A computed fold for a 73-nucleotide RNA from a Planctomycetota bacterium, annotated as transfer RNA.
[in-house]
RNA sequence: AGGGACGUAGCUCAAUUGGCAGAGCAUUCGCCUCCAAAGCGAAGGGUUGCGAGUUCGAUUCCCGCCGUCCCUG
Numbered sequence: 001a002g003g004g005a006c007g008u009a010g011c012u013c014a015a016u017u018g019g020c021a022g023a024g025c026a027u028u029c030g031c032c033u034c035c036a037a038a039g040c041g042a043a044g045g046g047u048u049g050c051g052a053g054u055u056c057g058a059u060u061c062c063c064g065c066c067g068u069c070c071c072u073g
Base pairs, nucleotide, nucleotide: 001072002071003070004069005068006067007066010025011024012023013022019056027043028042029041030040031039049065050064051063053061
């Protein structure tokens, strides 16, 4: 330099032909307990890597850039 995959909550990952952004763990609070752990319930937490485009509507499609990994030279 060329090609490919990936980037979504603090962490690990979903979201199947474009149609309300979710789960588990963690955090906080409550229930339970003599206290704690475990268990049960609830809450908070996201400009979906950045920018631009298409569309009534983009995590999803197109383009550029950035980052990580792999392959070729």
Taxonomically the source falls in Planctomycetota (Bacteria, Pseudomonadati). Rfam family: tRNA. Rfam's curators write: Transfer RNA (tRNA) molecules are approximately 80 nucleotides in length. Their secondary structure includes four short double-helical elements and three loops (D, anti-codon, and T loops). Further hydrogen bonds mediate the characteristic L-shaped molecular structure. tRNAs have two regions of fundamental functional importance: the anti-codon, which is responsible for specific mRNA codon recognition, and the 3' end, to which the tRNAs corresponding amino acid is attached (by aminoacyl-tRNA synthetases). tRNAs cope with the degeneracy of the genetic code in two manners: having more than one tRNA (with a specific anti-codon) for a particular amino acid; and 'wobble' base-pairing, i.e. permitting non-standard base-pairing at the 3rd anti-codon position. By type it is a transfer RNA.